A computed fold for an 86-nucleotide RNA from a Syntrophomonadaceae bacterium, annotated as c-di-GMP-I-GGC riboswitch aptamer.
It was read from a public genome assembly, where an Rfam model found it.
It matches the Rfam family "c-di-GMP-I-GGC riboswitch aptamer". Its family is annotated with cyclic-di-GMP binding in the Gene Ontology.
The model forms 95% of the base pairs in the Rfam consensus.
The coordinates come from a structure-prediction model, not an experiment, and the mean pLDDT is 87.

RNA sequence: CUUGAAUAAAGGCAAACUUGCCGAAAGGUGAGGACGCAAAGCCACGGGUCUAAGGCCAAAUGGUUAUGAUCGCCGGGUUGCCGAGA
Numbered sequence: 001c002u003u004g005a006a007u008a009a010a011g012g013c014a015a016a017c018u019u020g021c022c023g024a025a026a027g028g029u030g031a032g033g034a035c036g037c038a039a040a041g042c043c044a045c046g047g048g049u050c051u052a053a054g055g056c057c058a059a060a061u062g063g064u065u066a067u068g069a070u071c072g073c074c075g076g077g078u079u080g081c082c083g084a085g086a
Base pairs, nucleotide, nucleotide: 001085002084003083004082012037013036017032018031019030020029021028022027035072041078042077043076045075046074047073048070049069050068054065055064056063057062
């Protein structure tokens, strides 16, 4: 530098679901739990998706809007364990 054969090794993370807490919600987080993951470490930078408290519109059901959320949706950036090859 390239790469991820495999019941390899040292280890790591943890979907759904249940439950405590936080949040208007999406969702986050602790515990239990494992569907999976070679960056399922980190960064909302680009696209996508989700939410709509507040703002705006509306007579009203409601509509719209991210400053909110998601990196386990895709891309990008950045750091890195183990094995294999050069």